[in-house]
Context: one part of a larger RNA
RNA sequence: CCCGACGAGUUAACGUAUGCUGCUUGUUUAAGUCUCUUUUGAGACGAAGACAUAGUGAAAGCGAGGGUUAAUAGCCCGUAUUAAUCAAAAAAUCAAUUUUUUGAUUAAAGGUGGCAUGCGUUAGACCCGAAACCCGGUGAGCUACUCAUGGUCAGGAUGAACUCAAGGUAAAACUUGGGGGAGGUCCGAACCCACUAUUGUUGCAAAAAUAGGGGAUGAACUGUGAGUAGGGGAGAAAUUCCAAUCGAACUGGGUGAUAGCUGGUUCUCCUCGAAAUAGCUUUAGGGCUAGCCUUGUGAAUAAACCACGAGAGGUAGAGCACUGGAUGAGUUGUGGGGGAGCAAUCCCUCGCGCUGAACCAACCUCCGAAUUCUCGUGGUGGUUCCACAGGAGUCAGACUGUGAGGUCUAAGCUUCACUAGUCUAAAGGGAAAGAGCCCAGAUCGUCGUUUAAGGUCCCUAAAUCAAAGCUAUAGUGUAAAGGAUGUUUCUGUCCUCAGACAGGUAGGAGGUUGGCUUAGAGGUAGCCACCCUUUAAAGAGUGUGUAACAACUCACUACUCGAGUUUCCUAUUUAUAGGAAUGGGACAGGGGCGCCGACAAUGUAUUGGGACUAAGCUUUGUACCGAAAACACGAGCUCUAUCCGCCUCGCGGCGGAUACGAGCGGUAGAGGAGCAUUGUCAGCUGCAUCGAAGCUGGACCCGCGAGGGCCGGUGGAGUGCUGACAAGAGAGAAUGUUGGG
Numbered sequence: 001c002c003c004g005a006c007g008a009g010u011u012a013a014c015g016u017a018u019g020c021u022g023c024u025u026g027u028u029u030a031a032g033u034c035u036c037u038u039u040u041g042a043g044a045c046g047a048a049g050a051c052a053u054a055g056u057g058a059a060a061g062c063g064a065g066g067g068u069u070a071a072u073a074g075c076c077c078g079u080a081u082u083a084a085u086c087a088a089a090a091a092a093u094c095a096a097u098u099u100u101u102u103g104a105u106u107a108a109a110g111g112u113g114g115c116a117u118g119c120g121u122u123a124g125a126c127c128c129g130a131a132a133c134c135c136g137g138u139g140a141g142c143u144a145c146u147c148a149u150g151g152u153c154a155g156g157a158u159g160a161a162c163u164c165a166a167g168g169u170a171a172a173a174c175u176u177g178g179g180g181g182a183g184g185u186c187c188g189a190a191c192c193c194a195c196u197a198u199u200g201u202u203g204c205a206a207a208a209a210u211a212g213g214g215g216a217u218g219a220a221c222u223g224u225g226a227g228u229a230g231g232g233g234a235g236a237a238a239u240u241c242c243a244a245u246c247g248a249a250c251u252g253g254g255u256g257a258u259a260g261c262u263g264g265u266u267c268u269c270c271u272c273g274a275a276a277u278a279g280c281u282u283u284a285g286g287g288c289u290a291g292c293c294u295u296g297u298g299a300a301u302a303a304a305c306c307a308c309g310a311g312a313g314g315u316a317g318a319g320c321a322c323u324g325g326a327u328g329a330g331u332u333g334u335g336g337g338g339g340a341g342c343a344a345u346c347c348c349u350c351g352c353g354c355u356g357a358a359c360c361a362a363c364c365u366c367c368g369a370a371u372u373c374u375c376g377u378g379g380u381g382g383u384u385c386c387a388c389a390g391g392a393g394u395c396a397g398a399c400u401g402u403g404a405g406g407u408c409u410a411a412g413c414u415u416c417a418c419u420a421g422u423c424u425a426a427a428g429g430g431a432a433a434g435a436g437c438c439c440a441g442a443u444c445g446u447c448g449u450u451u452a453a454g455g456u457c458c459c460u461a462a463a464u465c466a467a468a469g470c471u472a473u474a475g476u477g478u479a480a481a482g483g484a485u486g487u488u489u490c491u492g493u494c495c496u497c498a499g500a501c502a503g504g505u506a507g508g509a510g511g512u513u514g515g516c517u518u519a520g521a522g523g524u525a526g527c528c529a530c531c532c533u534u535u536a537a538a539g540a541g542u543g544u545g546u547a548a549c550a551a552c553u554c555a556c557u558a559c560u561c562g563a564g565u566u567u568c569c570u571a572u573u574u575a576u577a578g579g580a581a582u583g584g585g586a587c588a589g590g591g592g593c594g595c596c597g598a599c600a601a602u603g604u605a606u607u608g609g610g611a612c613u614a615a616g617c618u619u620u621g622u623a624c625c626g627a628a629a630a631c632a633c634g635a636g637c638u639c640u641a642u643c644c645g646c647c648u649c650g651c652g653g654c655g656g657a658u659a660c661g662a663g664c665g666g667u668a669g670a671g672g673a674g675c676a677u678u679g680u681c682a683g684c685u686g687c688a689u690c691g692a693a694g695c696u697g698g699a700c701c702c703g704c705g706a707g708g709g710c711c712g713g714u715g716g717a718g719u720g721c722u723g724a725c726a727a728g729a730g731a732g733a734a735u736g737u738u739g740g741g
C1' cells in the first nucleotide's frame, strides 16, 4: 500500500411540538394482589396519586372575578364555544316558508391516556484522541550514594624523611659517598574512562567500530551481600540518576476524567435552499438573541415594478454670503517702523480695514442635483408580503465595479458603504492555461434549428470578404516622464519674377574709445542712455575673442542664382493696379500612427505557436462559425387548476386524464418518498437432494435509482414471498482495529 471482516446520534426518565389512535356522562392508573403460562410474559383487580374542570395576587387570601389603590376611577390579567341533522313550542305570513327558544344526536374545537417521529434537559449521550490530577501498590538485579566482606593494579623511572661511614668543626653546622624507599610523583600494559577524527545512520550495535587520546598506589578500579522509594530517594550539582521511561518512575484503580480543539460519521430518489452580518459576551477560530433558510397552520391581496402627484434631505457639483485659508493690484481710511528735511512735508516698508480682480476647504455654505426614502392614485403582477408554531445551519468570507478612510491616491494590502455582480454553493462557451472577469444558469434524450460573448491564413469550426485611410532605419502590433526636421493631416502669421528661401561674392561705415564706473572697460565685466550723420545697408551692437585693443562673426544691404512670366474677380481706355486660389518659400501651433527612452540570471519566453506588411491599427458594411442559452420534437418528475373513478357518515384520501399553466444547478441545512440487511408474528397447508443458502458468469428482463428477477456454472442443506412489528440496520477514508497478501 491493497483485499476481507469489525467500526460512530443509542438507551432511560422528564418536557415540548407534530401525526395516528382510545375514551370524553373527564382521562389515567402506581406500588401491590390474583389467575394462566413460565426463558418470559398476558389478563383482571388495585383511585393512592397526576393532568383537566377558574382565575388572580409576592402572599395572607378573595373568587367570575382578582390585583393595584384612599378610591366604586383608571390600568393589568381573567370570565369560551362552533357547525350540521332531528324533534317540540312560540311568533310572522294567505300559503310555500322564515325567525326565535328548548331538547336530543353527530362532528369540530377543547381535555386526557397510548404509540411513533422531530427537538430539548439530565445522564459518558455520535465515535476515537490528550498533556494532566488523585488513591493503592511494584521497583536500587540498570544507575546514584552509603554499609559489610573480599579481590585487582606487567614492567620501568625518580629517589623525600631517616640513617651509616669518611671529611669537617672547640662543639655544631656543613660536604662527599653508601644504605633507605616517601609520593592524590613520572613513563607505560592489564583495568577504568570517553578528548579528537572517520566509518556506521532500515547500523554489528535503540550509542557501536577503527585509529589516535586520558588515568593507571589512588578522592583508584572491581565481585558478592545489604540499605535509602516517588508530596520521595540519591546527587564532587548536569534538572543528573532512580530497570532503553524522569521538571517528578512504573503499574492497577477513580475512568468512558475533561477537550469551546483536530479527525471520522456507512443506501437511493424527489422539493426548497442559506450565512460568513448586528447587539451582548474574561468575548474575538466559542456562544446567546435577532437577521437570512425550511416545514406546517392561519389571515387575506398586502410584496415587487411602472407612471403621475405630494412631501423629506444638504451629498456630487458649484459658490465665497458666514467660518477659516490664500495671491497680486489700488487706497487722500487707519496704526507701527525706517530715511531725507529746521519745519511743513515727502519717500520706503509692515499690519488692520475698504475697493475691485482671480482662488481653496471632510469637520465652510448664499445655493444645489441625479439616484434614494415616505405617502396617495392608477396600472402590471399573482403569494412573493404578514402573523403564529416545529426544525435548522450561519457569526474566518473572496474578488470585480463604484463611492470613501488608512497606506506611498503602494499591494493579489487593509477598514467601511451599495436592495450591485459573480464565486462560495455553478457545470457549459470565451479570456492559450485561470474560484471571483465577459457570455450564459445544466430535469433527460436528439448525427435537429438559431444565436451570445468571442471569432473566421494554418494549428482550429468559420471571410486569405468588401470599401476608405494610416503604420516601415516599428514585426510597431506589451510600459512612463522626457527627447527628436520620422511620416501624415489640419490651422495661423508672413514673403514671392518689382526675384522669395537656401547657397555664393562684396559691404557691414562716420561722430565715437557714447557717458559713468574702473588699474583698464575702445559695440561685446557692470550701470545709464540708446541719439545723429554718410548711405544700397550697417545695432552706441547677436555671439566668439583680448589685460584692454586687435581679429572673426551676426543683424542689415547690394549683386549673383532663378520657383508660374498660372487661373479667377474688381477697378480702369489699351496697359497696369489691387485682391483671391493654386504653385514656391519662411516661421509657429494642434491632431493621427510610428522612433528613442527599454537592463537578469537553464532556452526564443509579453501575439498561445507557426507565421503575417496584413493575417497590424482606425472607420463602415455584408456573410459565416460559435454554448449544456433560445427554439423544435419526444420522455420523466414536482406544484397548481379542472374533470373522471374508487373508498369514506363527513372532512378527506387514493388512482387516472387534460392544460399553448408554472417549474425541476446546488454546499451547510429543512421537508417528503422509497431500497436493502438481521430477527419476531401471521398467512402462503410457499420453494428445496428432480439441488436451499452462499460464490461465480451473462451482451437478457423490470425499476429514475438504491435494487429486484431470469438463465448457466459451482455448491451440498436449508430458505423465500406477502402484511405488520423490532433493530447490534448499509463504510472508502478516522496517521481507525484486526486477519491475510
Stems, first nucleotide, its partner, number of pairs: 001741006011123014026051003032045005055062002065077004081108012126264002129261001133254006144228009153218001155187003158183001162179006191215003195212005230246001232242003239248001267674006277290005291394002293391006304380009317367001318365002323361003327357001329355003333352008397423004401418006428439003443635004448631003454625003457610003463622001465621006477612001482596002486593011503560005509533003514528003539554001543552002564582001566581006636664004640659008675730001677727008686719002694714005700709003
About this RNA:
The part of an RNA shown here (large-subunit ribosomal RNA, domain II) has 741 nucleotides and comes from Candidatus Doudnabacteria bacterium RIFCSPHIGHO2_01_48_18. The full RNA is in RNAcentral, with records from ENA and SILVA. The coordinates come from a structure-prediction model, not an experiment, and the mean pLDDT is 81. Rfam family: Bacterial large subunit ribosomal RNA. NCBI's taxonomy places the organism under Bacteria, Bacteria candidate phyla, Candidatus Doudnaibacteriota.